[in-house]
Molecule: small-subunit ribosomal RNA
Organism: marine sediment metagenome
RNA sequence: ACGAAGAGUUUGAUCCUGGCUCAGGAUGAACGCUAGCGGCAGGCUUAAUACAUGCAAGUCGAGGGGUAAGGCUCAUUUCGGUGAGUACACGACCGGCGCACGGGUGCGUAACGCGUAUGCAACCUACCUUUAACAGAGGGAUAGCCCGAAGAAAUUCGGAUUAAUACCUCAUAACACUGCGAAAUGGCAUCAUUUAGCAGUUAAAACUCCGGUGGUUAAAGAUGGGCAUGCGUGACAUUAGAUAGUUGGUGAGGUAACGGCUCACCAAGUCUACGAUGUCUAGGGGUUCUGAGAGGAUGAUCCCCCACACUGGUACUGAGACACGGACCAGACUCCUACGGGAGGCAGCAGUAAGGAAUAUUGGUCAAUGGGCGCAAGCCUGAACCAGCCAUGCCGCGUGCAGGAAGACGGCCUUAUGGGUUGUAAACUGCUUUUAUAAAGGGAUAAACCCCCCAACGUGUUGGGGGCUGAAGGUACUUUAUGAAUAAGCACCGGCUAACUCCGUGCCAGCAGCCGCGGUAAUACGGAGGGUGCAAGCGUUAUCCGGAUUUAUUGGGUUUAAAGGGUGCGCAGGCGGGCUGAUCAGUCAGUGGUGAAAUCCCGGGGCUUAACUCCGGAACUGCCAUUGAUACUGUCAGUCUUGAAUACGGUUGAGGUAGGCGGAAUGUAGCAUGUAGCGGUGAAAUGCAUAGAUAUGCUACAGAACACCGAUCGCGAAGGCAGCUUACCAAGCCGAUAUUGACGCUCAGGCACGAAAGCGUGGGGAGCGAACAGGAUUAGAUACCCUGGUAGUCCACGCCGUAAACGAUGAUCACUCGUUGUUGGCAAUACACCGUCAGCGACUAAGGGAAACCGAUAAGUGAUCCACCUGGGGAGUACGCUCGCAAGAGUGAAACUCAAAGGAAUUGACGGGGGCCCGCACAAGCGGUGGAGCAUGUGGUUUAAUUCGAUGAUACGCGAGGAACCUUACCUGGGCUCAAAUGCAGAGUGACAGUCCCUGAAAGGGGAUUUUCUUCGGACACUUUGCAAGGUGCUGCAUGGUUGUCGUCAGCUCGUGCCGUGAGGUGUCGGGUUAAGUCCCAUAACGAGCGCAACCCCUAUCAUUAGUUGCCAUCAGGUCAAGCUGGGGACUCUAGUGAAACUGCCUACGCAAGUAGAGAGGAAGGUGGGGAUGACGUCAAAUCAGCACGGCCCUUACGUCCAGGGCUACACACGUGCUACAAUGGCCGGUACAGAGGGCAGCCACCACGCGAGUGGGAGCGAAUCUCGAAAGCCGGUCUCAGUUCGGAUCGAAGUCUGCAACCCGACUUCGUGAAGCUGGAAUCGCUAGUAAUCGCGCAUCAGCCAUGGCGCGGUGAAUACGUUCCCGGGCCUUGUACACACCGCCCGUCAAGCCAUGGAAGCUGGGGGUACCUGAAGUCGGUAACCGUUAAGGAGCCGCCUAGGGUAAAACUAGUGACUGGGGCUAAGUCGUAACAAGGUAGCCGUACCGGAAGGUGCGGCUGGAAUACCUCCUU
Repeated sequence: ACGAAGAGUUUGAUCCUGGCUCAGGAUGAACGCUAGCGGCAGGCUUAAUACAUGCAAGUCGAGGGGUAAGGCUCAUUUCGGUGAGUACACGACCGGCGCACGGGUGCGUAACGCGUAUGCAACCUACCUUUAACAGAGGGAUAGCCCGAAGAAAUUCGGAUUAAUACCUCAUAACACUGCGAAAUGGCAUCAUUUAGCAGUUAAAACUCCGGUGGUUAAAGAUGGGCAUGCGUGACAUUAGAUAGUUGGUGAGGUAACGGCUCACCAAGUCUACGAUGUCUAGGGGUUCUGAGAGGAUGAUCCCCCACACUGGUACUGAGACACGGACCAGACUCCUACGGGAGGCAGCAGUAAGGAAUAUUGGUCAAUGGGCGCAAGCCUGAACCAGCCAUGCCGCGUGCAGGAAGACGGCCUUAUGGGUUGUAAACUGCUUUUAUAAAGGGAUAAACCCCCCAACGUGUUGGGGGCUGAAGGUACUUUAUGAAUAAGCACCGGCUAACUCCGUGCCAGCAGCCGCGGUAAUACGGAGGGUGCAAGCGUUAUCCGGAUUUAUUGGGUUUAAAGGGUGCGCAGGCGGGCUGAUCAGUCAGUGGUGAAAUCCCGGGGCUUAACUCCGGAACUGCCAUUGAUACUGUCAGUCUUGAAUACGGUUGAGGUAGGCGGAAUGUAGCAUGUAGCGGUGAAAUGCAUAGAUAUGCUACAGAACACCGAUCGCGAAGGCAGCUUACCAAGCCGAUAUUGACGCUCAGGCACGAAAGCGUGGGGAGCGAACAGGAUUAGAUACCCUGGUAGUCCACGCCGUAAACGAUGAUCACUCGUUGUUGGCAAUACACCGUCAGCGACUAAGGGAAACCGAUAAGUGAUCCACCUGGGGAGUACGCUCGCAAGAGUGAAACUCAAAGGAAUUGACGGGGGCCCGCACAAGCGGUGGAGCAUGUGGUUUAAUUCGAUGAUACGCGAGGAACCUUACCUGGGCUCAAAUGCAGAGUGACAGUCCCUGAAAGGGGAUUUUCUUCGGACACUUUGCAAGGUGCUGCAUGGUUGUCGUCAGCUCGUGCCGUGAGGUGUCGGGUUAAGUCCCAUAACGAGCGCAACCCCUAUCAUUAGUUGCCAUCAGGUCAAGCUGGGGACUCUAGUGAAACUGCCUACGCAAGUAGAGAGGAAGGUGGGGAUGACGUCAAAUCAGCACGGCCCUUACGUCCAGGGCUACACACGUGCUACAAUGGCCGGUACAGAGGGCAGCCACCACGCGAGUGGGAGCGAAUCUCGAAAGCCGGUCUCAGUUCGGAUCGAAGUCUGCAACCCGACUUCGUGAAGCUGGAAUCGCUAGUAAUCGCGCAUCAGCCAUGGCGCGGUGAAUACGUUCCCGGGCCUUGUACACACCGCCCGUCAAGCCAUGGAAGCUGGGGGUACCUGAAGUCGGUAACCGUUAAGGAGCCGCCUAGGGUAAAACUAGUGACUGGGGCUAAGUCGUAACAAGGUAGCCGUACCGGAAGGUGCGGCUGGAAUACCUCCUU
């Protein structure tokens, strides 16, 4: 020495800056809910508003005259009373003392008011104490009482009479006062003190029990005051000048006293940037609250001081007042009145009204303490002590304690035959009795005063004993009895912040301190259960401090976050080099005084404890005085040279001012040559030109700017400065000496300079060029582009005073590793580059920084001075003031509003940024679509219904791989209600089903008929009951699963390490390479995972194994022919296993990976071709109608059955296809070759019939065996370019087949009919090889089929790719960003609407203050005074000065309001545009000027806080 905590909120995330908010404590509090007791405190913060009623200051008869009331005594009495006395008592009156204390309030006051410390040699002080002296003699009144009068009253007047401790005169008197003058001592000055002397002036009161009390004068003390001074004690400079008694002097007056306090005269001062004056606010202090402290806030209760007493003024009395419960006057208000006049002042205690969120009883007592008077008894005391009301606060106590598990009932939750929780909680058992209720007892506060007794001293003091006096108070406290008996609430439970679930609600109702909750699963709203916190309280609101280091002294900042003045000079101010001496102001130490008490702290004591209170100590960090120290600072004196300056000599430069000169270019003019265009743009046009342009040559003129040199160069304080030259002026640097001797640094206010634009006057005007005009562009184009063009740009003089006036970095000084370039000087020099000073650049260590970065030219480490900042917006705006000719500049707010605004960096995404790369992306090709007809899907329309879904790419021949009924979900109509199916359990029956008949559109309804098996256990079926129904109804934004797309793109991540405060980075980047994050090299990274590739399947070659239904070379048989047969495994083929390909080999290039080669070999060559395979993720992508599933909804219906209809509609629009438009073709005839599949309710050979679809017969085959089966092609013929022998739509007729049924609404066949269409606008799609194109075949679904669709199969079989500029998509790296819902982003301004605050404004209405003039009460003062006073003193009266108040006038300040008007802010989905953020599509921004609906545009100058590209220069390696 005891003391210091943080959190939420800006972002996708991070660090920082920065505001807002919360957790704590406190209160004279209020409000809401609740409430058992006691102790101690506190209680109108608002209207210094108005007050009814009562009380709050009286007392003394021992000052006086006296006697209105009462008591006592006596007398009298008509019993009503009357009279006298009274050392009982005392109203009113004279007189004394008190009323100036105590009590209240905080209006005023920014002041010597308060606090603190001093001074008075400039003062007063009643009562009290001490000391000294004194008190003699006289006088006239007056109140009261009595009489009379006026008045409603308040009150007043007149007459007579009277007393005093009332008043007056005289005497005495000084150490008192005044005057004169002398000496000594002391002091900071005026002066003071002391001593001696002289002259003058002034006092008194009595009462008495005779003890005394009281009186007068003087001195001293004590107490209380007065005055003066140092220091301290609010805000605003958008208040900068104020002041005439003002500042000083002399004299006088006045006061207790100094003083312009007042007056006369003289002088012209005094205050002020260290804040005068003005305006606003406010009683000050001890303290109180908070804080670690420093501070900040505060001034209730208690104590000290001040001020005030209805408002303003004034004096009187008095020791003391300019007086809360006194006086006078004026004013406002209230009351009484007989209308003539009067009365009043709760900011004393209670109380009332009003105001207000809000604050108490019209209580008791003088018992104690204190005060006034009195000798005393005593009286008075709303001071005080007590009680009452109020949870207003602090403190204490209680509402029980122990046991008790069936873990009860009930509640709540749940995964629900169960469990959890409420909860040992309850019930129940035992115990206790604080408190409560009842009863009883009950101390202290009392010491005194006073009375009685005693004692001491010696006569009134002290001590002792006894007695009397208690409002609080039937109190506190103690004891006894009874019995758990009388006693728990409030707030909260999303995070901060301790505490969680259910239900209801559905961006509604509501919550909210901040962030934020609520749009159908809300721990955030409301209720409930449970829990948490505090507890007779708990929450809310308000205010203060804290947290907030967020005004920073302790203890902050200013490159980019808010913040360095545009630059310099410089007064005041602040700070200042070395040495010596002096001084001691600052500083430090000791001592003394003071810092009231209370409070705070510590130690004790008293109330049962505590709060509370008492005692002691410490502390009160302060102020003053004094003594000392002397390092540092200051001051004074001296000295020094290193800071600073000067002299001398060199040197440098676009430094400044003025003058002269020069060439190139441009324009114009003239002449000449020459001819049809020129010019301009992305492309054009306006414009110029046949009246001769542009172009070219010569000549002349004009104005402005100075190529090359030229540079990250140089100079200047900044702005800024560039042809050459002359003159003048200024500056820097270097060198070596000398001189001065701290002369220095910084700088508020001030002064000067200060780009561009702009302004004034006068010139000048070539080019350029705001405004303007025209032409383009555009939806528009008040722009960008073009053609013109005025101010202006230039000069002289004068204004303006601002810029991104920037290094966004104030000036000066010192210190702190290195490397390198360059400018100027000095030094050193010649095969050399090493030094030093002053500048200008780059990189970097340490260090700093939020980071970017800065880094000797600091943003590092220190010192001094100045300027500036304190959330964003409102706003650099308004008002005021200053400056300016104006434009405007400078200074510079508030209301209101938001919870952010911002800086740096990170990861993404994006860019009409860049680089590299890829893809049928473009290009090169081939064929299509878009035009026609038809098919099909969609939109739209229609409809009773046209069921539903899918909608850019990634919907639209999609779900649907088969809508005539069914499907079917839709519509119309008719029915059913446990209803279709299944399981389990119980009961019953022996049927049910089938068949037939009636009705009906059918479903359904009604009727008839037939009627089980059995091993007797039952099985089976039905009926009935119960439990489980059903829903293509909603939500794909509650979900699972599945799918599409980016994309078969090459990416996406992790562990450890390293870097970074961190988000993150690195790895994954770089150089190569690849189809590939494929591989290699390099490397603070090393490895790994999901993807890529490979592994799998098909296909291409070969080998081998096996040969049936497949095959047939050889052998044999056999047929018209045929693997037909025996046989064979050779071949093809089938289907198992293996081989093969790996840049392995060669050449070239390369470090390697790898690349190139018509290479070799090989069936295949660089992934051989194809398939399956889809990383982390994106699109709240699609689907509740495939299925599943949460929640919600329907239940004689949104379920279910049936018939018919619809999904097939049809003015139209779109997508996807088919067929064509023909001769590379159509038609006819002949003829050849597949693969892959399917097949028994099937495929169907073959035969017959039919023109045909097909039909009737009829073998084979559940299939390498039987069967379905090619077309283009090839050969031959015909057609001959036409709406045709192309094309086949449409329609008519006749048929076939399937099916219960082809009308709506099937396919096919035959005959007839013969539409559009002659290759398709803008635009657009697919495809890189066995591909496109073209040709047919098969399959699924399926009774049939609207299939031209889908999925497969084979046949025939091309063209082209120079290349990556461009379009689209994607990958990597980099860059910018104000985006992160991520560019379909963000965002600006006008206009329109609503709300809010605010500026201006013709005016209107108040408020306070000042000035001038007029008037002027009371009153002090002065003058006068014919009246009063017998005289006199004096006074009434009158006059005057001053003055509160009133009036008038002009102006200023301030507040409210005001038609209209200006901008501002806020408000889910208004209008117009698109300004900014990416190169934001014209880079942006700053200043200025002009213009425009608006953002804005343009000119001039400036900045980088601009991207990209190229070049130059410099640096590093």